[in-house]
Context: one part of a larger RNA
C1' cells in the first nucleotide's frame, strides 16, 4: 500500500451525478395515532412509556378435569365436588450494574409528486422498470361438418364445448369521460349500369384441288381438310352508389375591430372531409428556456404551486383524477453517520523488507 472488520474530538451530507457505502432503528406489553379514502384501509402511521432478580406466592385469575357423590328416560346422558397438570397478569417492598428485548437475531421515518391501478411476468450471463401481464371495456368475425389453427391428404385442436360460446384485435382496476371528420385507404352492403378473362360464338378471311375457261403464260375454283377469325352470350374483381373512425388514420388561414393602452367577445375573406371539444398544460411532451410570478434555501438549470406565447398535449395509438400498493423515478425534511471537512489508530489476511 491492498482486502475485510473496528473505533474516533469538534461539526453532521459541507461528500457525490445521487445519502453510493456506512450508521441508526429493530423484538414484546401499555398508551397514542394525521390528511386522504374505493370505509377494506392508511396503521406498526407518527410519537411516546415499561422490560433483570428477589419476596408476598406459582399469589389474584384462567384452562383442562381424574378420583368420589347425587340425580336419571341406563344414556355415548345431566348435576355437584374438585385431586393433579398446564397458562398466568397486575400490585405492593426490596437487590444489582454504565446497561435488564444486557448477546445473537432484529422496521429507520415523515412531506410532496411522475409513471404503472394491484399481487405477478421479464432480458439464463451488463437492463427487473414507466416494459409485459392482469381482472375490467369496446369492437369484429362464428349457428356447428362453427370460425380460427395444423396438416398435399386423412385427421386433430377449437370442444366431447355451442354466442353468458369460441377466434381475432385494441384499450387496461376504479371514478368522471371519450368531441368534429368517411375526402384518401381498409372493411361491410349493393339483382342496376360501365369495364373485364377462360369458354361458347361463329359473320368474314386465307391455304390447298376435283372441275371449268385458255393455244399457251395463267386465272377462276365447289366440297373436305386446314389456318385465322367480327358482332353477340359471359363471373369475380375494378368502376359507380351508400355505409363504417373504442377501423388506418385526420381535426386550418389571413385581416379589421371596444371612450387609456393592451386585448378581442364581434366581422369580414379563402381553403377544407372537418377545423382540437372535454379535460390536461414549460408536461417521461416546452425549441428558444435557467419562460414568467409565487413557494422552499443564506444562495434552487432540478423540485413544488401557478399562467398558457401547447416550436411539436388531447380524449380506448383512450383523456383526466384517483385511494392502496412499488427493491421504479425526482424534490425536500427528520434521525443517524468518517460520505466529507481531515485524517488518525487497531485487528486480521496479504504485498514488500531481513
Nucleotide at each position: 500500500c491492498u482486502c475485510u472488520g473496528g473505533u474516533u474530538a469538534a461539526g453532521g451530507a459541507a461528500c457525490u451525478c445521487g445519502g453510493c457505502a456506512a450508521a441508526a432503528u429493530g423484538c414484546c406489553c401499555c398508551c397514542g395515532u394525521a390528511a386522504c379514502u374505493u370505509c377494506g384501509g392508511g396503521a406498526g402511521a407518527a410519537g411516546g412509556g415499561g422490560g433483570g432478580c428477589c419476596u408476598u406466592a406459582g399469589u389474584a385469575g384462567g384452562g383442562u378435569g381424574a378420583c368420589g357423590g347425587a340425580c336419571u328416560u341406563u344414556u355415548c346422558g345431566u348435576c355437584c365436588c374438585g385431586a393433579g397438570c398446564c397458562c398466568g397478569a397486575g400490585g405492593a417492598g426490596g437487590c444489582c450494574g454504565c446497561a435488564g428485548a444486557g448477546a445473537c437475531c432484529a422496521g429507520g421515518g415523515c412531506c410532496a409528486a411522475g409513471c404503472g391501478a394491484c399481487u405477478g411476468u421479464u432480458u439464463a450471463c451488463u437492463a427487473a422498470a414507466a416494459a409485459c401481464a392482469c381482472a375490467g371495456g369496446u369492437g369484429c368475425g362464428u349457428g356447428c361438418a362453427a370460425a380460427g389453427u395444423c396438416g398435399a391428404a386423412a385427421g386433430a385442436c377449437g370442444a366431447c364445448g355451442u354466442a353468458u360460446a369460441c377466434g381475432c384485435a385494441c384499450u387496461g382496476a376504479c371514478g368522471c369521460c371519450u368531441g368534429c371528420c368517411c375526402g384518401g385507404u381498409g372493411c361491410c352492403g349493393g339483382a342496376a349500369g360501365g369495364u373485364u378473362a377462360c369458354g361458347g360464338g361463329g359473320a368474314a378471311g386465307g391455304g390447298u384441288u376435283a372441275g371449268c375457261c385458255g393455244c399457251a403464260a395463267g386465272g377462276c375454283g365447289a366440297a373436305g381438310c386446314u389456318c385465322u377469325g367480327a358482332a353477340c352470350c359471359u363471373a369475380a374483381g375494378c368502376c359507380c352508389c351508400g355505409g363504417u373512425a373504442a377501423a388506418c388514420g385526420g381535426c386550418g388561414g389571413c385581416c379589421g375591430u371596444a371612450a387609456c393602452u393592451a386585448u378581442a367577445a364581434c366581422g369580414g375573406u379563402c381553403c377544407u372531409a372537418a377545423g382540437g371539444u372535454a379535460g390536461c398544460g414549460a408536461a417521461a411532451u416546452u425549441c428558444c428556456u435557467u419562460g414568467u410570478c409565487g413557494g422552499g434555501u443564506a444562495a434552487g438549470u432540478u423540485c413544488c404551486g401557478a399562467c398558457c406565447u401547447g416550436c411539436a398535449c388531447g380524449a380506448a395509438u383512450g383523456g383526466c383524477g384517483u385511494a392502496a400498493c412499488g427493491a421504479c423515478u425526482u424534490u425536500c425534511c427528520u434521525a443517524c453517520u468518517g460520505u466529507c471537512u481531515c485524517a488518525a489508530c487497531c485487528a486480521c489476511a496479504g504485498a514488500c523488507c531481513c
A computed fold for a 354-nucleotide part of an RNA from Candidatus Acidiferrum sp., annotated as large-subunit ribosomal RNA, domain IV. Model confidence (mean pLDDT): 89 of 100. RNAcentral holds the full RNA, with entries from ENA. Rfam family: Bacterial large subunit ribosomal RNA. Its family is annotated with ribosome and structural constituent of ribosome in the Gene Ontology. Taxonomically the source falls in Candidatus Acidiferrum (Bacteria, Pseudomonadati, Terriglobia, Candidatus Acidiferrales).